Transfer RNA from an uncultured Clostridia bacterium, 72 nucleotides, folded computationally. The coordinates come from a structure-prediction model, not an experiment, and the mean pLDDT is 82. It matches the Rfam family "tRNA".

RNA sequence: UCCUCCUUAGCUCAGUGGUAGAGCAUUCGGCUGUUAACCGAAGGGUCGUUGGUUCGAGCCCAACAGGGGGAG
Numbered sequence: 001u002c003c004u005c006c007u008u009a010g011c012u013c014a015g016u017g018g019u020a021g022a023g024c025a026u027u028c029g030g031c032u033g034u035u036a037a038c039c040g041a042a043g044g045g046u047c048g049u050u051g052g053u054u055c056g057a058g059c060c061c062a063a064c065a066g067g068g069g070g071a072g
Stems, first nucleotide, its partner, number of pairs: 001071007010024004018055001026042005048064005
């Protein structure tokens, strides 16, 4: 320098262009002589940034930023 993949909750990741989710973690409650385990509930997101397409974008397009892999 070129090619390619990834970027969504604290972490790991889902998410057919039409209401943003799960598991773990956290908090609260239940159960128990107590803890753990188990059960229930709650909180937590400017979906990397900026533009574009569209009635409508996490999803499609472009540029940029960060990270992984490959080529020279």